[in-house]
RNA sequence: ACUUAAGGACAGGGGUGCUAUCCAGCUGAGAAAAACCCUUAUUACCUGAUACGGAUAAUGCCGACGUAGGGAGUACUUAUGAAAAAAUU
Numbered sequence: 001a002c003u004u005a006a007g008g009a010c011a012g013g014g015g016u017g018c019u020a021u022c023c024a025g026c027u028g029a030g031a032a033a034a035a036c037c038c039u040u041a042u043u044a045c046c047u048g049a050u051a052c053g054g055a056u057a058a059u060g061c062c063g064a065c066g067u068a069g070g071g072a073g074u075a076c077u078u079a080u081g082a083a084a085a086a087a088u089u
Stems, first nucleotide, its partner, number of pairs: 002081001004079004009074002011039004017026003045070003052063003
């Protein structure tokens, strides 16, 4: 230096819908809270999509599209495996 796994650090990415309104209700990790999710990716999220099928009080609510096209990372620590070298027997 390499394999695999875990961890925290710093840095970065993302959404905020429906029910006329909303302190109430729905889905969800999260529906503006200082929280939550995600960071190389069949797994955050966006686009296609004011589309298609189903359900609902209503909505990306569910399905499908979808191994689609995009999409944000570095170093460190610990453990682990393998290989090589040296020393000893």